[in-house]
RNA sequence: GGGGCUGUAGCUCAGUGGUAGAGCGCUCGUUUCACAUGCGAGAGGUCGGUGGUUCGAAACCACCCAGCCCCACCA
Repeated sequence: GGGGCUGUAGCUCAGUGGUAGAGCGCUCGUUUCACAUGCGAGAGGUCGGUGGUUCGAAACCACCCAGCCCCACCA
């Protein structure tokens, strides 16, 4: 320098055009002498960034950023 994959809740991930979700974790309640488990409820996100397409974008397109991998070149 060329190419590919990935980026969504604190963590691991789903969601491939029509109101952003699950498990774990966290908080509160309940259960217990107490803790854990179980049960119930809740908080937590401008979906990596900037533009574009569209009636409508996490999703499609362009560029940029970050991580990983492959190829080429130099030494």
A computed fold for a 75-nucleotide RNA from an Alphaproteobacteria bacterium, annotated as transfer RNA. Its mean pLDDT, the model's own confidence on a scale to 100, is 84. RNAcentral holds the sequence, with entries from ENA.